[in-house]
Molecule: Bacterial RNase P class A
Organism: Candidatus Aminicenantes bacterium
RNA sequence: GGACGCGGACGAAGAAUCGCCCGGCCCGUGAGGGCCGGGAGGAAAGUCCGGACUCCGCAGGGAAGGAUGAUCCCCAACCGGGAUUACCCCCCGCAAGGCGGGGGGGCAGGAAAGUGUCACAGAGAACAGACCGCCCCGUCGCCGCAAGGCGGCGGAGCAAGGGUGAAAAGGUGAGGCAAGAGCUCACCGUCCCGGGCGGCGACGUUCCGGGACUGAGACAAACCCCAUCCGGAGCAAGGCUAAACAAGGGGCGCUCGAGGCUUUCCCGGCCGAUGCCCUGGGUUAGCCGCUGGACCCGGGCGGUAACGCCCGGGCUAGAUAAAUGAUUCUUCGCGACAGGAUCCGGCUUACAGUCCGCGUCCUGCU
Numbered sequence: 001g002g003a004c005g006c007g008g009a010c011g012a013a014g015a016a017u018c019g020c021c022c023g024g025c026c027c028g029u030g031a032g033g034g035c036c037g038g039g040a041g042g043a044a045a046g047u048c049c050g051g052a053c054u055c056c057g058c059a060g061g062g063a064a065g066g067a068u069g070a071u072c073c074c075c076a077a078c079c080g081g082g083a084u085u086a087c088c089c090c091c092c093g094c095a096a097g098g099c100g101g102g103g104g105g106g107c108a109g110g111a112a113a114g115u116g117u118c119a120c121a122g123a124g125a126a127c128a129g130a131c132c133g134c135c136c137c138g139u140c141g142c143c144g145c146a147a148g149g150c151g152g153c154g155g156a157g158c159a160a161g162g163g164u165g166a167a168a169a170g171g172u173g174a175g176g177c178a179a180g181a182g183c184u185c186a187c188c189g190u191c192c193c194g195g196g197c198g199g200c201g202a203c204g205u206u207c208c209g210g211g212a213c214u215g216a217g218a219c220a221a222a223c224c225c226c227a228u229c230c231g232g233a234g235c236a237a238g239g240c241u242a243a244a245c246a247a248g249g250g251g252c253g254c255u256c257g258a259g260g261c262u263u264u265c266c267c268g269g270c271c272g273a274u275g276c277c278c279u280g281g282g283u284u285a286g287c288c289g290c291u292g293g294a295c296c297c298g299g300g301c302g303g304u305a306a307c308g309c310c311c312g313g314g315c316u317a318g319a320u321a322a323a324u325g326a327u328u329c330u331u332c333g334c335g336a337c338a339g340g341a342u343c344c345g346g347c348u349u350a351c352a353g354u355c356c357g358c359g360u361c362c363u364g365c366u
Stems, first nucleotide, its partner, number of pairs: 001362010012331007020039008041337001045348002048346005053234004060267004065230005070084005085108001087105008109225002114223002116219003131162002133158002136155008170188006189213007196205003238288004248279005259271004295314008332335001
């Protein structure tokens, strides 16, 4: 210097003129005018999670449903974040099937409750399995002087060796056996249980003791089981003001109760009468909610970090058919994705280009 990966910051700048929305002040009887100040984003987006706020007669029991799932911590809360552990993947090194170091991860309750699936190959894919093979018995045939050997058929045993596969699950040696086999033993290995030690914990362990090597395969992002949590609707929430309205027609009901609330269902509970539903027609204007908030910036302290505490400073859109634009000029690397609509914290997705930090590799110079 370049490439790649991860993380972070920015995401056109300046001037003039004419406009738009909001606030304050001034002038004007009024219509209106003038001056000053402010005016989209890192994602304002998707509406996927969580909350604030508001309302529902504070929401009982059961069923169904949904969400989450290692540990500790952070946060108002979370399908969020930080750190760690186990596992998996990649890179480097070494005394190399293991150990050490670094980086990444979209993986994380239960497979001895049950059900299901496991392609192809293979005899057999699960409380499975005998194709080749090994061995024994019976019988027949052939060879041989004989001991016996070889082959066919039938019956029984084995699971060592071969073979298939992603997966058929201990290794070496000895004993044992008709042949074999953890069948038995020694050493090693793996796994489980208990204790000690380290750690808040998940967990780790060159420590100690006991047991197993088969009854134990994988998948729970298949059903399922376990544990914990979950009332519903959402700013078109909700409140106020103003305006308008309508009789008529149809249906149901008045304690033997229509209908409503408990927002998926059942039970239970509560409300309930010139009432409820449909039709018919009317109004579809204004104000509040509305933006000062788990807010932003700077510094200090604590913490590995997420984050917390303290101090100082700041005020930073509030529209309602919906404002932030247009024209001209200058500069450059010639400008991406895209615009609020109750607010906030996350996640995810889109994004031309520029800059910074860290890591790995390559190359050049000293």